[in-house]
Context: one part of a larger RNA
RNA sequence: CUGCGGUUAAGGAACUAGGCAAUCUAACCACGUAACUUCGGGAGAAGUGGUCCCUCCUCCUUUAUUGGAGAGGGCGCAGAGAAGCAGCCUGGGCGACUGUUUAUCAAAAACACAGUUCCGUGCCAACUCGUAAGAGGACGUAUACGGAAUGACGCCUGCUCGGUGCCGGAAGGUUAAGGAAGUCGGUCAGGGGUUCGCCCCGAAGCUGGCGACCGAAGCCCCGGUAAACGGCGGCCGUAACUAUGACGGUCCUAAGGUAGCGAAGUUCCUUGUCGGGUAAGUUCCGACGCGCAUGAACGGCGUAACGACUUGGGCGCUGUCUCGACCGCAGACUCG
Numbered sequence: 001c002u003g004c005g006g007u008u009a010a011g012g013a014a015c016u017a018g019g020c021a022a023u024c025u026a027a028c029c030a031c032g033u034a035a036c037u038u039c040g041g042g043a044g045a046a047g048u049g050g051u052c053c054c055u056c057c058u059c060c061u062u063u064a065u066u067g068g069a070g071a072g073g074g075c076g077c078a079g080a081g082a083a084g085c086a087g088c089c090u091g092g093g094c095g096a097c098u099g100u101u102u103a104u105c106a107a108a109a110a111c112a113c114a115g116u117u118c119c120g121u122g123c124c125a126a127c128u129c130g131u132a133a134g135a136g137g138a139c140g141u142a143u144a145c146g147g148a149a150u151g152a153c154g155c156c157u158g159c160u161c162g163g164u165g166c167c168g169g170a171a172g173g174u175u176a177a178g179g180a181a182g183u184c185g186g187u188c189a190g191g192g193g194u195u196c197g198c199c200c201c202g203a204a205g206c207u208g209g210c211g212a213c214c215g216a217a218g219c220c221c222c223g224g225u226a227a228a229c230g231g232c233g234g235c236c237g238u239a240a241c242u243a244u245g246a247c248g249g250u251c252c253u254a255a256g257g258u259a260g261c262g263a264a265g266u267u268c269c270u271u272g273u274c275g276g277g278u279a280a281g282u283u284c285c286g287a288c289g290c291g292c293a294u295g296a297a298c299g300g301c302g303u304a305a306c307g308a309c310u311u312g313g314g315c316g317c318u319g320u321c322u323c324g325a326c327c328g329c330a331g332a333c334u335c336g
Base pairs, nucleotide, nucleotide: 001331002330003329004328005327006326007325008324010322011321014320019317027051028050029049030048031047036041038152052074053073054072055071057070058069059068060067075079087315088314089313090312091311092310093309094307095306099111100110115150116149117148118147119146120145121144127136128135129134153302154301155300156299158232159231160230163229164228165225166224167223168222169221172220173219174218178214179213182210183209184208185207186206187205190201191200192199193198233251234250235249236248237247260294261291272288273287274286275285276284
């Protein structure tokens, strides 16, 4: 000097990003316990006192001479005499909750969850696995099963279907393979010409090209649908101080953000402004509302209980610190 452990005057978080770490607390009995609340809880809230030994006394109790209460008495510095086991209160955020997770830096406000909603599925179900047979779904049957989203509970969940998706519709447009009247060529019976090589014409058939027209779904088109993907304005003016703008004008839109909440885990400007707490507060709490860039199942706002969650305040307590010191054990190091 390092690791582990122990003690420490006075002070008591002044340490630090942060009480990180380490203290404090701790058992049992009696008393006593607030706000709030989903009436279960919150609660071991908080907090206060007691705890050993003896008795021929009193009462209750036991099979008991057992156990307990009362009263009286006894001894120590100390009676849960050693050891072992929650520190407590309080505001805000997030998530309802118990659960789950990054085996090996993350346990969380992430995942899941009951509950809610939508979509699909009538049973040889939808859907999934498999080339198939077949299997799961399910020896179930719409109070079921599959998929998606949201996430207890309470109060609620506004406007928009123009775009994209999905569902429905079928009059018209477009339209593949295929069909096809027709048309152009080839071949060929036959006819004509000839320099005897061949050339020209040519119906049906065969064959090739083109092809009016007929051809589904889809798309175009018509309608529905937002707890489908999504979206939810701008500029001027205006009240008899000023300021503000209930009101008006105008442009654009599918429709222009409702209720709520709001400097928020969302606020750039920003340590916004005001109030609270401190002697002093970029954090925290309550408000305000020019929301750079909140907002309603990508749910909005509340909410008792819960949390090794996150962020403030307080009490207690302490070697975290003022500021160090000492002790034990084990190392390092030096000498042998």
Molecule: large-subunit ribosomal RNA, domain IV
Organism: soil metagenome